Context: one part of a larger RNA
RNA sequence: GAACGAACGCUGGCGGCGCGCUUAACACAUGCAAGUCGAACGAGAAGACCGUAGCAAUACGGUUUGUACAGUGGCGAACGGGUGAGUAACGCGUGGGCAACCUACCCUCGAGAGGGGAAUAACCCGCCGAAAGGCGGGCUAAUGCCGCGUACGCUUCCGCUCCUACGGGAACGGAAGGAAAGCUGUGCCGCAAGGCAUGGCGCUCAAGGAUGGGCUCACGUCCUAUCAGCUUGUUGGUGAGGUAACGGCUCACCAAGGCAACGACGGGUAGCUGGUCUGAGAGGACGAUCAGCCACACUGGCACUGCGACACGGGCCAGACUCCUACGGGAGGCAGCAGUGAGGAAUAUUGCGCAAUGGGCGAAAGCCUGACGCAGCGACGCCGCGUGGGGGAUGAAGGUCUUCGGAUUGUAAACCCCUUUCGGGAGGGAAGAUGGCGCACGAGAACGUGCGCGGACGGUACCUCCAGAAGAAGCCACGGCUAACUUCGUGCCAGCAGCCGCGGUAAUACGAAGGUGGCUAGCGUUGUUC
Numbered sequence: 001g002a003a004c005g006a007a008c009g010c011u012g013g014c015g016g017c018g019c020g021c022u023u024a025a026c027a028c029a030u031g032c033a034a035g036u037c038g039a040a041c042g043a044g045a046a047g048a049c050c051g052u053a054g055c056a057a058u059a060c061g062g063u064u065u066g067u068a069c070a071g072u073g074g075c076g077a078a079c080g081g082g083u084g085a086g087u088a089a090c091g092c093g094u095g096g097g098c099a100a101c102c103u104a105c106c107c108u109c110g111a112g113a114g115g116g117g118a119a120u121a122a123c124c125c126g127c128c129g130a131a132a133g134g135c136g137g138g139c140u141a142a143u144g145c146c147g148c149g150u151a152c153g154c155u156u157c158c159g160c161u162c163c164u165a166c167g168g169g170a171a172c173g174g175a176a177g178g179a180a181a182g183c184u185g186u187g188c189c190g191c192a193a194g195g196c197a198u199g200g201c202g203c204u205c206a207a208g209g210a211u212g213g214g215c216u217c218a219c220g221u222c223c224u225a226u227c228a229g230c231u232u233g234u235u236g237g238u239g240a241g242g243u244a245a246c247g248g249c250u251c252a253c254c255a256a257g258g259c260a261a262c263g264a265c266g267g268g269u270a271g272c273u274g275g276u277c278u279g280a281g282a283g284g285a286c287g288a289u290c291a292g293c294c295a296c297a298c299u300g301g302c303a304c305u306g307c308g309a310c311a312c313g314g315g316c317c318a319g320a321c322u323c324c325u326a327c328g329g330g331a332g333g334c335a336g337c338a339g340u341g342a343g344g345a346a347u348a349u350u351g352c353g354c355a356a357u358g359g360g361c362g363a364a365a366g367c368c369u370g371a372c373g374c375a376g377c378g379a380c381g382c383c384g385c386g387u388g389g390g391g392g393a394u395g396a397a398g399g400u401c402u403u404c405g406g407a408u409u410g411u412a413a414a415c416c417c418c419u420u421u422c423g424g425g426a427g428g429g430a431a432g433a434u435g436g437c438g439c440a441c442g443a444g445a446a447c448g449u450g451c452g453c454g455g456a457c458g459g460u461a462c463c464u465c466c467a468g469a470a471g472a473a474g475c476c477a478c479g480g481c482u483a484a485c486u487u488c489g490u491g492c493c494a495g496c497a498g499c500c501g502c503g504g505u506a507a508u509a510c511g512a513a514g515g516u517g518g519c520u521a522g523c524g525u526u527g528u529u530c
Base pairs, nucleotide, nucleotide: 001530002529003528004527006526007525008524009523010522013385014384015383016382017381018380019378020377021343026341027340028339030338031337032336035075036074037073040072041071047064048063049062050061051060052059053058082296083295084294091221092220093219094218095217096216097215098214101213102212106209107208108207110205111204112203114148116146117145123138124137125136126135127134128133154177155176156175157174158173159172161170162169163168182201183200184199185198186197187196188195189194222268223267224266229259230258231257234256235255236254237253238252239251240250241249271293272292273291274290275286276285277284278283298319299318300317301316302315321332322331323330324329349375351374352373353372357371358369359368360367361366388418389417390416391415398409399408400407401406422471424466425465426464427463428462432457436453437452438451439450440449441448442447474519475518476517477516478515479500480499481498485514486513487512488511489510495502496501
């Protein structure tokens, strides 16, 4: 000098864009943060209409809509969001490999979807419990579950041919094995139940793609030798199990190996990277925000479901802590968004909206979304703007200094002329909106045209007008380094100080004042890095 997620002191007008618990991965009151589908299914309050009874309120029965809550089922909940504890590791980065692998939804292509069965929740009845919750009996549906049939280029085995990087791969033939589910729009027929045709969404098997992942290898990745030897599933083999898959991943047996001064093992520290800061560069330091990867979700362990988890707002066990309890037993997990306490020098609102972008579900309408979009608070940072402009000497007054002549503050003020940014008031007033929905027209469901509805921010940005210089300047320094000097007070005191050093009676170094210098809505100080 530059930089900062800063803090502290003094001061503080406006706007834009960013950023905002670096400490206790400390504990958490409250609300919200993951649902959705009735076009998979059974049931179904409420509402509407009709009938009966009744003066009526209302009751009962039927029809219709089939909505709410709850249930079965599907998809999602493994994404998105948070944090950096752990981790010195194939964790991350760069580049390869998998003939050792998986991939729901999506795309392309081929083939199929026949015919049956048994349950179970909801519901009803009974019972246990303070509660959380649970048990027994009975009824019922499905795109839930289970057989049977059929099937390919799928799986396993056998045979044979070809290719090969010699690990294996591909084609052909045979045997055995393995699938499925329906819902709905329109048209026609039918009194209806329903049937037929056609379209849409789904379902099953197989092949390919895309996307996402898994595994593996080479190289790189902090300090310490006052850590020198480490290792028994250890190193390799055979066989088996396990996995989507290779593998001591696991197990049995066999062999005795494997690593290490090119630093094994141990200890300390640490998420890694794109990048950020600095620097002429080389380098050094760092890894907030944003983006990629990893790890974690009260602590430790475990599996279940599932394409995917060993699963932040799922489950089980153990532990610590908190809460409820009828003392028998239960409930909980903010490192999601706000918010509270605590810690700390220190870090924000228990806000608005799904209008946009994106995500989940749904045929769609739509619903959900503290992701996100916005607003609020904070000079925390960067950037921009303003606090007025021109004229104005007899050089006013006041202050300060003085050699008492004067000098300086100083064109500074007053005064004259002018302007009105920003702020204030008034009026107008967006873009961000595409899609979607409703209505009308055309045979009109697809398509087209026209009209209408629809924005959190927000009556915001922006534009115009009004008044009036009107509402808007401080902070630090002035001995040398280093730009800027006098007076008074103090008297090695009080104090200053980054270094050198000032202060013991004339202190340009302490304190005050006047003046001056520097920066400016900031200025200084402290901390840290280069």
Predicted 3D model of a 530-nucleotide part of an RNA (small-subunit ribosomal RNA, 5' domain) from an uncultured bacterium. The RNAcentral record of the full RNA draws on ENA and SILVA. The coordinates come from a structure-prediction model, not an experiment, and the mean pLDDT is 84.